[in-house]
RNA sequence: ACGGGUGUAGUUCAAUGGUAGAAUAGCGGUCUCCAAAACCGUUGAUGCGAGUUCGAUUCUUGCCACCCGUG
Numbered sequence: 001a002c003g004g005g006u007g008u009a010g011u012u013c014a015a016u017g018g019u020a021g022a023a024u025a026g027c028g029g030u031c032u033c034c035a036a037a038a039c040c041g042u043u044g045a046u047g048c049g050a051g052u053u054c055g056a057u058u059c060u061u062g063c064c065a066c067c068c069g070u071g
Base pairs, nucleotide, nucleotide: 001070002069003068004067005066006065007064010024011023012022013021018054026042027041028040029039030038047063048062049061050060051059
């Protein structure tokens, strides 16, 4: 330099164009002499722009970051 892939919650992952979910972590509570575990509740996210569309995490495109490969 070129080609391919990935980017969603603190972390690991879902979501086939129509209200973004789960686990875990965090916070509060129940239980306990206390703590842990368990159970209940709760907070929190689409890398940054542009385009298509009634509607975009999803499709197109530019950039950024990371990973793999070619030379």
Notes:
Predicted 3D model of a 71-nucleotide RNA (transfer RNA) from a Cytophagales bacterium. RNAcentral holds the sequence, with entries from ENA. Model confidence (mean pLDDT): 85 of 100. The same sequence occurs in records of 2 taxa. Rfam family: tRNA. Rfam classes the family as a transfer RNA. Lineage of the source: Bacteria > Pseudomonadati > Bacteroidota > Cytophagia > Cytophagales.